[in-house]
RNA sequence: UUUUAAGGAAUAGCGCCAGACCCAGGAUAGAUAGCCUGGGGGACGAGGAUGGAGUUUAUCGAAAAUUCGGCGGAUGACUCCAGGGUGUGCACUCUACAGAAACGGAAGAAAAACCUUUGUAAGAAGGCAACAGAGGCCGUUUUGGCACCAGAA
Repeated sequence: UUUUAAGGAAUAGCGCCAGACCCAGGAUAGAUAGCCUGGGGGACGAGGAUGGAGUUUAUCGAAAAUUCGGCGGAUGACUCCAGGGUGUGCACUCUACAGAAACGGAAGAAAAACCUUUGUAAGAAGGCAACAGAGGCCGUUUUGGCACCAGAA
């Protein structure tokens, strides 16, 4: 250094990279392009799991935007089954905190930037204050079609 085995912790913008891109060097009489060798980067956090099967290009915003492109994976979405919701059925709608809508409120990110260190460089590591949106949470109000059934007056 490589391979194998065991144990622990953590992690889905989660992991990897042969294209393009960027940096350095080299050869070519010289320059550009091109070629060769080596290196760099290739997603910044928030959020997300009823159970089963299938399909699929899987939410939100931030950034001086290569965060391009490709591969793998994934808590998303849709369909069916199952289950919950207004007495029952269907429809509709949702997912074990399980019907929908409107309004209001609280809380609330990291990177980039900047600083330090390091490297010939592209870059890398660490430090550091700020600024989102979706979703969720709290509160108020409104509200659920068709048919049938029951009860009260």
Model confidence (mean pLDDT): 76 of 100.
GlmS glucosamine-6-phosphate activated ribozyme aptamer from Atopobacter sp. AH10, 153 nucleotides, folded computationally.
Its Rfam family is "glmS glucosamine-6-phosphate activated ribozyme aptamer". Gene Ontology terms of the family: catalytic activity and regulation of gene expression.
The organism belongs to Atopobacter, within Bacteria.